[in-house]
């Protein structure tokens, strides 16, 4: 150095890199040029490939799984996966005084919808520090969101059969 086995941490803008871009006195080739040297392809190696916020009842399928920030775009593109939405089934709450069964509705803040309001995000930019030949990478400072997050009210809705009261 690769391979196989164990065993331990380690995740949801999460891991990962064959393509693309970018960096290299990285290899061999073509032009240009008095040279120095530049282009252009190519081998090698390497960098880059999603910034926070929010999000989980358990199982199974099915799917291009919410909200803004950068930026004018490789946050491209690939593959894997993910706490979304959808079906069914299982548990569980509500379904106006118990309680059973049925519907139906949603999932532990556990009916539906409107409205209003609210917010110490990070990167990024910018300064400065430290690694690297180089692309790039770490830290440290300061700032600014939206939402299917949160916080206040409104408007509706509360079945069907049986029970005890």
């Nucleotide at each position: 150095g690769a391979g196989c086995a164990u065993c331990a941490c380690a995740a949801a803008g999460c891991g990962c890199c064959a393509g693309g871009a970018c960096u290299g006195u990285u290899u061999c080739g073509u032009g240009c040029u008095u040279u120095c040297g530049c282009a252009c392809g190519u081998u090698c190696a390497g960098u880059u490939g999603a910034c926070g916020a929010g999000g989980a009842g358990a199982g199974a399928g099915c799917u291009u799984a919410u909200c803004g920030a950068a930026g004018u775009a490789u946050u491209c593109g690939g593959c894997g996966g993910a706490u979304g939405g959808c079906u069914c089934u299982c548990c569980g709450g509500c379904u106006u005084u118990u309680c059973c069964g049925g519907g139906g509705u949603c999932g532990u803040g556990a009916c539906a919808u409107c409205a209003u309001c609210g917010a110490c995000a990070a990167a990024g930019c910018c300064u400065g520090c430290g690694g690297g030949u180089g692309a790039c990478c770490g830290c440290a400072g300061a700032a600014c969101a939206a939402a299917g997050c949160g916080g206040u009210g409104g408007u509706g809705u509360g079945c069907c059969g049986g029970u005890a009261u």